[in-house]
């Protein structure tokens, strides 16, 4: 060298995580590259680092190392998108509360602002007049078998008689009480009445007048001060998109280079 037969070795790999570590099962990126049984309140093992059992390939495009190279993860600072949580503020924005000002619109004003001066009237009290209620009077009219007058028929009673006397019941008046009315009179009372007259009255409104000779006033909206919310902004604190350096990890790709046995030609 070739050829036939075995064995190492492979038959996916990486990240973050969890671990004392190592791997799996999970989850993510890659790529298509056996199977069955364990397995995250966790499976098995111990730097030789799944464990058990089985099937296929096999010493090279496949297996070992290393380089280069990159898909992706991560780490750290920078800046960034969106969420939330905190401060604390007219250091700025809006919102709001009060005062003020009078710059602008608007009203009122020479048919007369402002500002004084005089009077009323609303308000309170006094004292009248009327009016409403209430009670009481006054009027009439009823109204007492007997305990209220007045007249008393009949009857009774005193007398010799003349006559006298007490009295029922009838009439007629009255009381205590019922009723009637357009009314008399009195006393009380009131959110009484377009009421009178007297007195008082700080402040407000109305109104009448005289002085006076141009402003008044503060609805809007401007300014100025000022109260208060924490809604924008600010600052942070965290979480989460994206971008950049940085550092690590590193599939699959490609280079290079190692690397068995036995047996015959």
């Nucleotide at each position: 060298u070739c050829g036939u037969g075995c064995u190492a070795g492979g038959c996916g790999g990486g990240g973050a995580g969890c671990u004392a570590g190592c791997g799996g099962u999970g989850c993510c990126c890659u790529a298509u590259a056996c199977u069955c049984a364990c397995a995250a309140u966790c499976c098995g093992c111990u730097a030789u680092a799944g464990u058990g059992a089985g099937g296929c390939u096999g010493a090279a495009u496949u297996c070992c190392a290393g380089g280069c190279a990159u898909a992706g993860g991560u780490u750290u600072a920078u800046g960034u998108u969106g969420g939330u949580g905190a401060g604390g503020u007219u250091u700025g924005c809006a919102c709001u509360u009060g005062u003020g000002u009078a710059a602008g619109u608007g009203g009122c004003g020479u048919u007369g602002a402002a500002a004084g001066c005089c009077g009323g009237g609303u308000c309170c009290u006094g004292u009248g007049c009327g009016g409403c209620g209430a009670a009481g009077u006054a009027u009439u009219a009823c109204g007492a078998a007997c305990c209220c007058c007045g007249u008393c028929a009949g009857g009774u009673c005193c007398g010799a008689g003349a006559g006298g006397a007490a009295g029922c019941a009838g009439c007629g008046g009255u009381a205590a009480g019922u009723a009637a009315a357009u009314u008399u009179c009195u006393u009380c009372g009131g959110g009484u009445g377009u009421u009178a007259c007297g007195g008082g009255g700080a402040a407000g409104c109305c109104u009448g007048g005289c002085u006076g000779g141009a402003g008044c006033a503060a609805a809007c909206u401007g300014c100025a001060c000022u109260u208060g919310u924490g809604g924008c902004g600010c600052u942070u604190g965290u979480u989460u998109u994206c971008a950049u350096a940085u550092g690590u990890c590193a599939a699959a790709g490609c280079c290079u280079g190692g690397u068995g046995c036995a047996c015959g030609g």
Notes: The RNA shown here (Bacterial large signal recognition particle RNA) has 265 nucleotides and comes from an Actinomycetota bacterium. Its mean pLDDT, the model's own confidence on a scale to 100, is 78. Its Rfam family is "Bacterial large signal recognition particle RNA". Rfam's curators write: The signal recognition particle (SRP) is a universally conserved ribonucleoprotein involved in the co-translational targeting of proteins to membranes. The organism belongs to Actinomycetota, within Bacteria. The sequence was found by an Rfam model in a public genome assembly.